[in-house]
Molecule: transfer RNA
Organism: Thermoprotei archaeon
RNA sequence: GGGCCCGUGGCCUAGCAAGGCGAUGGCGGCCGGCUCCAGACCGGCAGGUCGAGGGUUCAAAUCCCUCCGGGCCCA
Numbered sequence: 001g002g003g004c005c006c007g008u009g010g011c012c013u014a015g016c017a018a019g020g021c022g023a024u025g026g027c028g029g030c031c032g033g034c035u036c037c038a039g040a041c042c043g044g045c046a047g048g049u050c051g052a053g054g055g056u057u058c059a060a061a062u063c064c065c066u067c068c069g070g071g072c073c074c075a
Base pairs, nucleotide, nucleotide: 001074002073003072004071005070006069007068010027011026012025020058029045030044031043032042033041051067052066053065054064055063
């Protein structure tokens, strides 16, 4: 230099091909229940610029373009 793949709460992850109510679940965190206390278990709550910007569209995590970061392969 060329090709391909990945980026979604603190961590991991579904959703992307085929656009469609307010973005899924787990771990962790907080609160409550239970318990003598804690753990486990049960219930609830908070937490997201969907890597960034732009475009298409009534509507974009999803489609298109350009960048940023990471990985693999080739040279």